[in-house]
The RNA shown here (transfer RNA) has 74 nucleotides and comes from a Candidatus Dojkabacteria bacterium. Its mean pLDDT, the model's own confidence on a scale to 100, is 82.

RNA sequence: GGGCCUGUAGCUCAGCUGGCUAGAGCACACGCAUGGCAUGCGUGGGGUCGCGGGUUCGAGUCCCGCCAGGUCCA
Numbered sequence: 001g002g003g004c005c006u007g008u009a010g011c012u013c014a015g016c017u018g019g020c021u022a023g024a025g026c027a028c029a030c031g032c033a034u035g036g037c038a039u040g041c042g043u044g045g046g047g048u049c050g051c052g053g054g055u056u057c058g059a060g061u062c063c064c065g066c067c068a069g070g071u072c073c074a
Stems, first nucleotide, its partner, number of pairs: 001073007010026004019057001028044006050066005
């Protein structure tokens, strides 16, 4: 330098062939149960979906460029 893969919540990830309010588990906060802790149950907060453009009535999803990580080739 070139090819391929990945980038979504604090962490690990899902999200199909573009569609209605962007989700799960763990973690965190609060409440209930306990004398208390652990544990269990419930509720809640937290995201400009790596960054910038484009297509479209509509983009996490499609297209282009860039950045970061992984991997292969030279």